SAM riboswitch aptamer (S box leader) from Gracilimonas sp., 119 nucleotides, folded computationally.

[in-house]
RNA sequence: UGCUUAUAAAGAAAGACCGAGGGAUGGGCCCGAUGACGUCUUGGCAACCACUUCAGAAAGGGGCAGGUGCCAAAUCCCACUAAGCACAUAAUUUAGUUAUGUGCUUAGAAAGAUAAGCG
Numbered sequence: 001u002g003c004u005u006a007u008a009a010a011g012a013a014a015g016a017c018c019g020a021g022g023g024a025u026g027g028g029c030c031c032g033a034u035g036a037c038g039u040c041u042u043g044g045c046a047a048c049c050a051c052u053u054c055a056g057a058a059a060g061g062g063g064c065a066g067g068u069g070c071c072a073a074a075u076c077c078c079a080c081u082a083a084g085c086a087c088a089u090a091a092u093u094u095a096g097u098u099a100u101g102u103g104c105u106u107a108g109a110a111a112g113a114u115a116a117g118c119g
Stems, first nucleotide, its partner, number of pairs: 001119007013042005021031003025079004043071003047068003051063004075111001080108013
């Protein structure tokens, strides 16, 4: 750095240093001199790998905290597609149907993040 697979509405603090932006991008909305972000130390959480156990295999569950990771807000929300519901407008053969638009909900993608494997 590319590919594949998996996961994600839960969870998790304090001190020191630094000194202005940060939350991937765009639009929102937030965090930030009452010091954010970042680095270090200690502490913690528990997604993947490892170890262990339910157990004899797989899926799955429990334990553990060794390797990564994580410790503001659902991946902070939305972005693309489809379906459903509601409302509005227009047309029509007018208790209906069709089309368009707006909002909400659900599902699936895309993008990003993390882990493991492969190149």
Its mean pLDDT, the model's own confidence on a scale to 100, is 83. It matches the Rfam family "SAM riboswitch aptamer (S box leader)". Its family is annotated with regulation of gene expression in the Gene Ontology.